[in-house]
RNA sequence: AUGACAGCAAGGGGAGAGAACGGAAACUCCGUCGCCGAAGGAGCAAGCGAAUAAUCGUGAAUCUCUCAGGCAAAGCAGACUCUUGCUGGACG
Numbered sequence: 001a002u003g004a005c006a007g008c009a010a011g012g013g014g015a016g017a018g019a020a021c022g023g024a025a026a027c028u029c030c031g032u033c034g035c036c037g038a039a040g041g042a043g044c045a046a047g048c049g050a051a052u053a054a055u056c057g058u059g060a061a062u063c064u065c066u067c068a069g070g071c072a073a074a075g076c077a078g079a080c081u082c083u084u085g086c087u088g089g090a091c092g
Base pairs, nucleotide, nucleotide: 005088006087007086008085009084010083011082012081013080018033020032021031022030023029024028034071035070036069040067041065042064043063047058048057049056050055
C1' cells in the first nucleotide's frame, strides 16, 4: 500500500393493519372487540453429535406465534438496504 468482510456513528430509502365503538378528559388516557409483522421476544426442519431401540443435545429465517409493540394523516418506532467517516482486517 490492495481492501473480501465485521463492528460503531451519521445521513437517506423503508411495508402492513379500524379516521372502529364507548367513557373520561382535553388531543391524550382507559375499556371492548377486530386486525398487522419488518423493533424486541418465543418455537421448529434437514443435518450433525451422543446413545445405537426408544430418546437426548445442537440447530436458521423475511417461516410460525403474536407476549410485547403497532393499526387516518403527522410524529415516534421500523427488519432490511445504500452512502460517508472511524476502527479492525482475510486475500494479493